[in-house]
């Protein structure tokens, strides 16, 4: 100086005019009271607070709320290397192991093929294993040859090194040996085994052993482990208004049927909290609705992730759904040159919260890496 590899943070900033929702104070109408005060209406004043790193995807886990009451099962489902961490996870931290980068770092659907089924088209002797081409040894018979000999063909046995053919074929790669080959043997790596150190623990080192026929479970499956269902349009409440509608059903508590995904069983249930059918009335308002697994900041303890301890804060709650337009200066960006031109992504809460996923214009910081130069 260029190139890259991790992690934090900010989302333009000030001031002015009009324009919006909520809270708190005063005022204004009207009702009640008639001492204080209080409901309703309404938007006149003045304060104060007012959309994010994703608010988005609805993809995990939770909290809350309902399912009258106690479980238990099996089915489905959902994770999969080891410890920590968290309320909890499919998330986070740290390590093993494999693979990628030259490296910083980055990625992993990472249990189990010795319980079973099951797939691998098509090539290819063969795809748990069956020899096309070959290779060598014995007979034999044809040529050429004096004989040995060499060529070609057939039967028999032996071979699976060499070719071939596939994504993958009886571990690999080199030697030795052999009639010709073959872990036959032998050095060396690579899988199993036994044993011995380390390690909480995957797991990692050693030493013996020639024990050596696979893949794939993101294929059914087994094995560990964990799960009850539905959701704020949950759920409660008040006032209105309708037609305090009509009909149908059957058990005897050893329960037909119900009990919020399916199922078996406990347990409970009878004008019941069952099951069904035909019909009519309401779509107002209010609570949930925001103070919490809460946020800043110090100390402390851990590699960390996170956890204890003090100490100070209240930051939106609408409801056909609120922050919107304009001006001025600064600040950010990019093109041209000393003075102008243009830019500014993704994108709006709707119970709330850890987390993953995916959009994306730019600025700042910290810590490593490579590579060139220079001192």
């Nucleotide at each position: 100086c260029a190139a890259g590899c991790g992690g934090g943070c900010c989302a333009g900033g000030c001031g002015g005019u009009c324009g919006c929702g909520g809270c708190c104070g005063g005022g204004u109408g009207u009702c009640c009271a008639a001492c204080a005060g209080g409901g309703c209406a309404g938007g006149c004043c003045g304060g104060u607070c007012g959309a994010g790193g994703a608010a988005a995807g609805u993809c995990c886990g939770a909290a809350c709320u309902c399912c009258a009451u106690c479980g238990g099962g099996c089915a489905g489902g959902g994770u999969g290397c080891u410890g920590g961490g968290u309320a909890a996870c499919g998330c986070c931290c740290a390590g093993u192991g494999a693979g990628g980068g030259u490296g910083a770092c980055c990625u992993c659907a990472a249990g189990g093929a010795a319980a079973g089924u099951g797939c691998a088209a098509c090539a290819g002797a063969a795809a748990c294993a069956c020899a096309c081409c070959g290779c060598c040894a014995a007979g034999g018979a044809u040529u050429a040859u004096c004989c040995c000999u060499a060529a070609c063909c057939c039967u028999u046995g032996g071979u699976a090194a060499g070719g071939g053919u596939g994504a993958a074929a009886u571990g690999g790669c080199g030697a030795g040996g052999u009639a010709a080959g073959a872990g036959c043997u032998c050095a060396c790596c690579g899988g199993c085994a036994a044993c011995c150190g380390g390690g909480u623990g995957a797991c990692c080192g050693g030493u013996u052993g020639g024990c050596c026929g696979g893949g794939c479970a993101a294929a059914c499956c087994c094995c560990a482990c964990c799960u009850g269902g539905a959701g704020c349009a949950a759920g409660g409440c008040c006032a209105a208004a309708u037609a305090g509608g009509g009909g149908a059903g059957g058990a005897g508590a050893g329960a037909c049927g119900g009990c919020c995904c399916g199922u078996c069983u406990c347990g409970c249930u009878a004008u019941a909290a069952c099951u069904u059918c035909c019909g009519g009335g309401u779509u107002g308002g209010c609570c949930g609705c925001u103070g919490g697994a809460g946020g800043c900041g110090g100390c402390g303890g851990g590699u960390a992730a996170c956890c204890g301890c003090c100490g100070c804060c209240c930051u939106a709650g609408a409801c056909a759904g609120a922050u919107g337009a304009u001006c001025g200066c600064c600040g950010c960006c990019c093109c041209c040159u000393u003075g102008g031109g243009g830019g500014a992504a993704c994108a709006g809460a709707a119970u709330u919260c850890g987390g993953c996923u995916u959009a994306u214009c730019g600025g700042c910081c910290c810590g490593c890496u490579u590579g060139a130069g220079c001192c």

Bacterial RNase P class A from Ktedonobacter racemifer, 375 nucleotides, folded computationally. The organism belongs to Ktedonobacter, within Bacteria. It was read from a public genome assembly, where an Rfam model found it. Rfam family: Bacterial RNase P class A. Rfam links the family to the GO terms tRNA processing, dimeric ribonuclease P complex and ribonuclease P activity. The family's RNA type in Rfam is ribozyme.